[in-house]
A computed fold for a 515-nucleotide part of an RNA from a metagenome, annotated as small-subunit ribosomal RNA, 5' domain.

Context: one part of a larger RNA
RNA sequence: GAUUGAACGCUGGCGGCAUGCUUAACACAUGCAAGUCGAACGCGAAAGUCCUUCGGGGCGAGUAGAGUGGCGGACGGGUGAGUAAUGCGUGGGAAUCUGCCUGGCAGUGGGGGAUAACCCGAGGAAACUCGGGCUAAUACCGCAUACGCCCUACGGGGGAAAGGGGGCUUCGGCUCUUGUUGCUAGAUGAGCCCACGUCCGAUUAGCUAGUUGGUAGGGUAAAGGCUUACCAAGGCGACGAUCGGUAGCUGGUCUGAGAGGAUGAUCAGCCACACUGGGACUGAGACACGGCCCAGACUCCUACGGGAGGCAGCAGUGGGGAAUAUUGGACAAUGGGCGCAAGCCUGAUCCAGCAAUGCCGCGUGUGUGAAGAAGGCCUGCGGGUUGUAAAGCACUUUCAGUGAGGAAGAAAAGCCUGUGGUUAAUACCCACGGGUCUUGACGUUACUCACAGAAGAAGCACCGGCUAACUCCGUGCCAGCAGCCGCGGUAAUACGGAGGGUGCAAGCGUUAAUC
Numbered sequence: 001g002a003u004u005g006a007a008c009g010c011u012g013g014c015g016g017c018a019u020g021c022u023u024a025a026c027a028c029a030u031g032c033a034a035g036u037c038g039a040a041c042g043c044g045a046a047a048g049u050c051c052u053u054c055g056g057g058g059c060g061a062g063u064a065g066a067g068u069g070g071c072g073g074a075c076g077g078g079u080g081a082g083u084a085a086u087g088c089g090u091g092g093g094a095a096u097c098u099g100c101c102u103g104g105c106a107g108u109g110g111g112g113g114a115u116a117a118c119c120c121g122a123g124g125a126a127a128c129u130c131g132g133g134c135u136a137a138u139a140c141c142g143c144a145u146a147c148g149c150c151c152u153a154c155g156g157g158g159g160a161a162a163g164g165g166g167g168c169u170u171c172g173g174c175u176c177u178u179g180u181u182g183c184u185a186g187a188u189g190a191g192c193c194c195a196c197g198u199c200c201g202a203u204u205a206g207c208u209a210g211u212u213g214g215u216a217g218g219g220u221a222a223a224g225g226c227u228u229a230c231c232a233a234g235g236c237g238a239c240g241a242u243c244g245g246u247a248g249c250u251g252g253u254c255u256g257a258g259a260g261g262a263u264g265a266u267c268a269g270c271c272a273c274a275c276u277g278g279g280a281c282u283g284a285g286a287c288a289c290g291g292c293c294c295a296g297a298c299u300c301c302u303a304c305g306g307g308a309g310g311c312a313g314c315a316g317u318g319g320g321g322a323a324u325a326u327u328g329g330a331c332a333a334u335g336g337g338c339g340c341a342a343g344c345c346u347g348a349u350c351c352a353g354c355a356a357u358g359c360c361g362c363g364u365g366u367g368u369g370a371a372g373a374a375g376g377c378c379u380g381c382g383g384g385u386u387g388u389a390a391a392g393c394a395c396u397u398u399c400a401g402u403g404a405g406g407a408a409g410a411a412a413a414g415c416c417u418g419u420g421g422u423u424a425a426u427a428c429c430c431a432c433g434g435g436u437c438u439u440g441a442c443g444u445u446a447c448u449c450a451c452a453g454a455a456g457a458a459g460c461a462c463c464g465g466c467u468a469a470c471u472c473c474g475u476g477c478c479a480g481c482a483g484c485c486g487c488g489g490u491a492a493u494a495c496g497g498a499g500g501g502u503g504c505a506a507g508c509g510u511u512a513a514u515c
Stems, first nucleotide, its partner, number of pairs: 001515004006511005013362006019355002021320001026318003030315003035071003040068002043065001048059004078273003087198007096190002101186008109143001111141002118133006149158003163178006199245003206236003211233008248270004252263004275296005298309004326352001328351003334348001335346004365395004375386004399456001401451005409442001414436008459504005464485003470499005480487002
């Protein structure tokens, strides 16, 4: 000098864009953060209102709602504890899987038994649980068929499915669409292996027994001591094994002419973790943050028998700390989940709030004005300086204030309609075009115009040398200053105040840290 996720002191007008628990991976009250589908399925209220023969019935409404079932809760969001290599970075590789999506081939026939919801009953303080009875399905299970698929000793053997919605119908069926099953190719995502690189310590020198290799069995989606039995005795190491300490890694960031050094906040990629430790289940995918089981610590409820919980999601609370924000708005946009769609959900996201935390921009007036006013300070008492500074005069009105107008972020979807495709079809559905109707949290938006009046807006540090900037008073080795040298003991440009000056400026200094 540059820099910072900074903090502290004094001060503080506006806007834009960013950033904001670096400490206790400490404990958490409360609310929200993952649902959705009636075009898979069976049930099915009430309030209110109308009618009533007072029994009830209609509408509400096949709505709300719970349940079975499907898809999604493995994404998105958080944190950096662990990890020095099961990680990351770069470059290769072969022995693999891949829901949804895209292309191709072949199918979707015919049956069965249950079960929740519901009703009845029982237990329990609760959480919840148990028994009996009824019922549906794209839930579950056989049978048939299977080019391709799997196993095979090549003789053979094994293995699938589900329907829903719309239109026409002479009730036979036809057709469109969306699902579903098997196989195959792709895309995407993921698992695995290898080489090289990846901090400090030798006051850590030897380490290793599934250890190193082979054979056989097992296991996995998959190679493999991954695992087991047997056999051999190997494998690593001063080119630093092992052990100990520290640490998420990278793109990047800061600095520097570069080489390098330091660092890994925000943003992006990868990894790991989800109260602590362990385990599997389901599934295309997890050994699963807001799933399950076990153990532990902690907190809460309890009728003492037993139960409930996990903010390193967004806000917020206590605590720790020098220190870090709102228990806000909206799904309008982008994206995600579900759904044919309408739509629903979304603390992802987009916005707003708070903080000079940073960067950038603007303003706090402009011109004129010498009687060089008054006052202050200094003085050699003549004057000098503050100083064109002020006042005065003439102007302007950015920003803030008040009022009025006012973009873009909105593309779609829906409805009407035209053409083409499909079809027996002028239905339905799909593609493209035209018209129409709407949809904005921000938002009192950006921006523009008008109004009024210099009106509302300057501080901080320093002035001995380094280092730009000097005098007076007070103090008297005291009080104090100080980054280094050093100042202060009666004339202190170094302490404290004042006047003056210098430097930066909505900031300025100090501290800490890096180059």
The coordinates come from a structure-prediction model, not an experiment, and the mean pLDDT is 86.